[in-house]
Background
A computed fold for a 74-nucleotide RNA from Rubritalea profundi, annotated as transfer RNA. Rfam family: tRNA. Rfam's curators write: Transfer RNA (tRNA) molecules are approximately 80 nucleotides in length. Rfam links the family to the GO term triplet codon-amino acid adaptor activity. Taxonomically the source falls in Rubritalea (Bacteria, Pseudomonadati, Verrucomicrobiota, Verrucomicrobiia). The coordinates come from a structure-prediction model, not an experiment, and the mean pLDDT is 80.
RNA sequence: CGGGACUUGGCGCAGUUUGGUAGCGCGCUUCGCUGGGGGUGAAGAGGUCGCAGGUUCGAAUCCUGUAGUCCCGA
Numbered sequence: 001c002g003g004g005a006c007u008u009g010g011c012g013c014a015g016u017u018u019g020g021u022a023g024c025g026c027g028c029u030u031c032g033c034u035g036g037g038g039g040u041g042a043a044g045a046g047g048u049c050g051c052a053g054g055u056u057c058g059a060a061u062c063c064u065g066u067a068g069u070c071c072c073g074a
Base pairs, nucleotide, nucleotide: 001073002072003071004070005069006068007067010026011025012024013023020057028044029043030042031041032040033039050066051065052064053063054062
């Protein structure tokens, strides 16, 4: 320098195929069961989807630019 993959709650990931309410597990908070711990059940909080623009009635998803990590090639 060229090509590719990844980036989404605190952590690990799905959702992109086909644009249409942002989800799952763990964790966290509150409450119930238990004498307590552990365990288990219920409810809840928490993310404008790496960043900036564009297209669209509508973008995590499409387009452009850009940052970080990793892989391949030169």